[in-house]
């Protein structure tokens, strides 16, 4: 140098022949329960904003009515190959 797979809330990770982004989990926070804790149950948990609603898939373009998905460029991790 090439080729390929990976990046999504604080953490893991789902969602893909293009069609409501963040289900599920941990972890926080709060109430309940306990003398007091754990454990267990309940709820809330990306950002902006009173609120409606906007915006958020590593970043930056394009295609398309619609993009995490498909293109092109470009970071970071990784596995193979010379």
């Nucleotide at each position: 140098a090439g080729u390929c797979c990976c990046g999504u809330g604080g953490c893991g990770a789902a969602a893909u022949u293009g069609g409501u982004a963040a289900a599920c989990g941990c972890a926080a926070c709060a109430g309940a329960c306990u003398u007091a804790a754990a454990a267990u149950c309940u709820g809330u948990c990306g950002u902006c904003g009173a609120a409606a609603g906007g915006c958020u898939u590593g970043a930056g373009g394009g295609u398309u009515c619609g993009a995490c998905u498909c293109c092109c460029u470009u970071c970071g991790g990784g596995a193979c190959u010379a």

Model confidence (mean pLDDT): 81 of 100. The RNA shown here (transfer RNA) has 82 nucleotides and comes from Candidatus Riesia sp. Its Rfam family is "tRNA". It is annotated as a transfer RNA. NCBI's taxonomy places the organism under Bacteria, Pseudomonadati, Pseudomonadota, Enterobacteriaceae, Candidatus Riesia. The RNAcentral record of the sequence draws on ENA.